[in-house]
Molecule: c-di-GMP-I-GGC riboswitch aptamer
Organism: Bacillota bacterium
This record gives sequence, structure tokens and C1' cells, in this order.
RNA sequence: UACGAUAAAGGCAAACCUACCGAAAGGUAGGGACGCAAAGCCACGGACCUAAAGCGUAAAGCUAAGGUGGCCGGGCUGCCGAAG
Repeated sequence: UACGAUAAAGGCAAACCUACCGAAAGGUAGGGACGCAAAGCCACGGACCUAAAGCGUAAAGCUAAGGUGGCCGGGCUGCCGAAG
């Protein structure tokens, strides 16, 4: 550098429940564990979700914007050490 054990020490925490925030998607905290070797951090590219406000007479639709890092890629950082 690469790789990832039925290793060791630790770590995170899906669904669901409760409280709060948000228009919504969703988020934060507590409980809880399906899983995770970057399930640590960054919305830069793609993908997906929302659409109060705006456009539209209105509905449909579009969209500024917001969200998902536990969807993929990319960037930055990082614990441990068997086998090959």
C1' cells in the first nucleotide's frame, strides 16, 4: 500500500416506541438492535424523496429550495492485525 478472521479492544445503530423541531420529505434526543470495517465527516456528480413559498384562474404539472452519507461514485480523515 492493499486486504478484512467465528481475533482482541472499542465504536455506530435499521425497524418500532416516546418527546421535541419541520409545510413535508425528514431531523434531534431517549429507549431499542436489523445490520455496519468507515453505518466517521463533506450534498461535489448521479439517483431517489418532499414541494409550505413561487409559476399556473385552479386542479394537474413545473420549480427556487430542502432532505437521504444506512443508494452509488468522488473527496478528506481514522481503530485493530490473522491468513493470502